The RNA shown here (Bacterial RNase P class A) has 336 nucleotides and comes from a soil metagenome. Rfam family: Bacterial RNase P class A. Rfam classes the family as a ribozyme. About the family: Ribonuclease P (RNase P) is a ubiquitous endoribonuclease, found in archaea, bacteria and eukarya as well as chloroplasts and mitochondria.
[in-house]
């Protein structure tokens, strides 16, 4: 660091789906959570609703090629960095477009900078020597950045020329960067040679810049059927209807039908980017061909409880459109 597994059998009783019998009460036969079914984080399936075509905005992703339906996902590689290694981490374009930032501590943090230090050639005072115009000393005006010293970070390294001391000032190696040329190489990129000015830190998950990709809302989408109430049309004192009859109702009792889609019920919802097996193609993801299975589908919402035997005494956890990653949570066993 990759994979599995995640108490096992028997029986009994109980609950949900489908089948099939049965007038029916019930029988009978089959299936019934997870690797994470979680977080809802990225993508799509599917649905409605928008949209002629570009452009701006906002968004997201950013080393190469590969794999997918698509990813912020996987897989093989390059580069850096990490360890003895096995391996393991990187949002890994661009900082010589342009703005912006950088606490502390330091002399200086971005057209650098001078607290220690070093120097004392020039030039000014002052002094001491003496061959009286040189050489010493001490200051001051002023050189320098090599050495300490702080930082996460200090403007290339080493080694020589040069100097009053120095310093790419200058020259040899060497590191690095731009351009440019060969060769490997799909490619990223590595590799060897040339030329240049001697060097022009750092963060772009700060704005930016450059490519390149993105409509919006979610199964409470969304079709379908469809009460009551309200609302329109008609029939309706030649007396319906509400009870057989009797009061009663009289610009309207009652019936009849229709819109509209609320309550509600039903679809969407369980055959799939499916699962297992074999072969083939590929380092691999992953994809191809044959064969074989059908494997939860609820809506007050099942999936449990006993009892036997064994063992290492059983963890995190449970569906609600689906599915492909990630992420997290996890007793304990195995194999590699």
């Nucleotide at each position: 660091c990759g994979a599995u597994c995640g108490g096992a059998c028997a029986g009994u009783c109980g609950c949900g789906g489908c089948g099939g019998c049965g007038c029916a009460a019930g029988c009978c036969g089959u299936c019934g959570a997870g690797g994470a079914a979680a977080g809802u984080c990225g993508g799509g399936a599917c649905a409605c609703c928008g949209a002629a075509g570009g452009g701006c905005a906002g968004g997201g992703u950013g080393c190469c090629g590969g794999g997918u339906a698509a990813c912020u996902c996987c897989c093989g590689g390059a580069c850096g960095g990490g360890g003895a290694a096995a391996c393991c981490c990187g949002a890994u374009g661009g900082a010589a477009a342009g703005c912006g930032c950088a606490a502390c501590a330091g002399a200086a943090a971005g057209c650098a900078g001078a607290c220690c230090g070093c120097c004392a050639a020039c030039c000014c005072g002052g002094u001491g020597a003496c061959u009286u115009g040189u050489c010493g000393c001490c200051g001051g005006c002023g050189g320098c950045a090599a050495g300490g010293u702080u930082g996460a970070a200090a403007c290339g390294g080493u080694g020589g020329u040069g100097u009053a001391a120095g310093a790419g000032a200058c020259c040899a190696c060497c590191a690095g960067c731009a351009c440019u040329c060969g060769c490997g190489g799909a490619g990223a990129c590595g590799u060897g040679g040339g030329u240049g000015g001697c060097u022009g830190g750092g963060c772009a998950a700060g704005c930016c810049c450059c490519a390149c990709c993105c409509g919006g809302u979610g199964c409470a989408a969304c079709g379908u059927c469809g009460a009551a109430c309200c609302g329109g049309a008609g029939c309706g004192a030649u007396g319906a209807c509400g009870c057989g009859g009797c009061c009663c109702g009289c610009c309207g009792a009652g019936c009849u039908c229709c819109a509209g889609g609320u309550a509600g019920g039903c679809g969407g919802c369980a055959c799939g980017a499916g699962c297992c097996g074999g072969c083939c193609g590929g380092c691999a993801a992953c994809g191809g061909c044959c064969g074989g299975c059908c494997c939860a589908g609820a809506u007050g919402g099942a999936u449990g409880a006993c009892u036997g035997u064994c063992c290492c005494c059983g963890a995190c956890a449970g569906a609600a459109u689906c599915c492909c990653g990630c992420u997290u949570a996890c007793a304990g066993a195995u194999c590699g």